[in-house]
RNA sequence: GAUAGAGGUUGCGUGAUUCAUAAGUAGCUUAUCUGAUGUGGCAGGCACAAAGGAUGAUAGGCAGAAGGGGAAAGCGCCGAAAGGACGGAUGCCCUGCGCUGAAGCCCUUGGGCAUAGGGUGAAUAACCUUAUGACUGUCAUCUAAAUAUAGAUGGGGCGCUAUC
Repeated sequence: GAUAGAGGUUGCGUGAUUCAUAAGUAGCUUAUCUGAUGUGGCAGGCACAAAGGAUGAUAGGCAGAAGGGGAAAGCGCCGAAAGGACGGAUGCCCUGCGCUGAAGCCCUUGGGCAUAGGGUGAAUAACCUUAUGACUGUCAUCUAAAUAUAGAUGGGGCGCUAUC
């Protein structure tokens, strides 16, 4: 340097399909009252709707979706994958601002779990992050043992094991 593997059946990701939630919410529509504004992220412009009734209120009717979640055949794997900084493609009618945030590039994390703080979220779901705790896997050093084990300390995946 190349190849092949291990950690766990609660390893990681994706997932056809399905279930609940979101929510009787958004939205549409009818009636009554009101009576000139309203929509496109904000301002200016422009466009569209509007006295054949904008907007708002009340009372009815109809009625979603996305994101996130549970189960799941199958598929891809073992930096699997996740997060963060830089970046600034794309889109939102035009300009300015704002929002969104693709590629690329750098950094961190061995893994799952529990608890607490913070963040996202409609949510008591779930996820992300930080800290703590024991567990687990691997390697190094030391001690004990003698059957490949036990204990202590420490390190990290650009690692570890096997073969060439």